Description: Predicted 3D model of an 87-nucleotide RNA (c-di-GMP-I riboswitch aptamer) from a Bacillota bacterium. The source organism's lineage runs through Bacteria, Bacillati and Bacillota.
RNA sequence: CAGCGUAAAGGGCACAGCCAUCGAAAGGUGGUGUCGCAAAGCUAAAGGGUCUACCGUGCUGAAGCACCAAGACAGCCAGUUGCCAUU
Numbered sequence: 001c002a003g004c005g006u007a008a009a010g011g012g013c014a015c016a017g018c019c020a021u022c023g024a025a026a027g028g029u030g031g032u033g034u035c036g037c038a039a040a041g042c043u044a045a046a047g048g049g050u051c052u053a054c055c056g057u058g059c060u061g062a063a064g065c066a067c068c069a070a071g072a073c074a075g076c077c078a079g080u081u082g083c084c085a086u087u
Stems, first nucleotide, its partner, number of pairs: 002087002005084001012037002017032006035075001041080003047077002049073003056067004
């Protein structure tokens, strides 16, 4: 430098649920918790995909329905960086 994750060593993160809080919602933050993860580190219009729809547009007598993201998700794929061991 390029691969690679079988067994280690030192460790790391924290699903769901519950409590509090922010948000129209998706969801976020903190605490608790510990399903799992070799990247469950980072990157969100300017890679793909998924979720929500306040506002707005259209329909409707109304209730509502459909559409709409530069709002949200990185523990969906992807990009990118990295510990240790090993080839």